Notes
This is a predicted structure of a 98-nucleotide RNA (c-di-GMP-I riboswitch aptamer) from Fimbriiglobus sp. It was read from a public genome assembly, where an Rfam model found it. The organism belongs to Fimbriiglobus, within Bacteria.

RNA sequence: ACCACGAAAAGGCAAACCCGCUCGAAAGACGGGGGCGCAAAGCUUCGGGCCUUCAAUCCCACCCCCUCACCGGGAUCGAUGGUGGCCGAGCUACCGAA
Numbered sequence: 001a002c003c004a005c006g007a008a009a010a011g012g013c014a015a016a017c018c019c020g021c022u023c024g025a026a027a028g029a030c031g032g033g034g035g036c037g038c039a040a041a042g043c044u045u046c047g048g049g050c051c052u053u054c055a056a057u058c059c060c061a062c063c064c065c066c067u068c069a070c071c072g073g074g075a076u077c078g079a080u081g082g083u084g085g086c087c088g089a090g091c092u093a094c095c096g097a098a
Stems, first nucleotide, its partner, number of pairs: 005096002012038002017033004022029002036085001042091003046088003049083003056076005
């Protein structure tokens, strides 16, 4: 010095939850508080998993002189949306005991 590894110290990140004239149809994201944890909890959806469903189709209800559509509720179906703090993989990185 490198690979592997994760003791110590410094520094870093930030789950749940709370808040918001924020964004989004939703999942979720973002900002503030918070701190469960994290040695890649830094970055990337390439593969798998999981979450959501605007649209489409159908049903119900409403309306109406009548019918249909819209609006409202529900079912089915489908990522291109989301999750890198679900995993694999790729790229990059601080410190240095055993």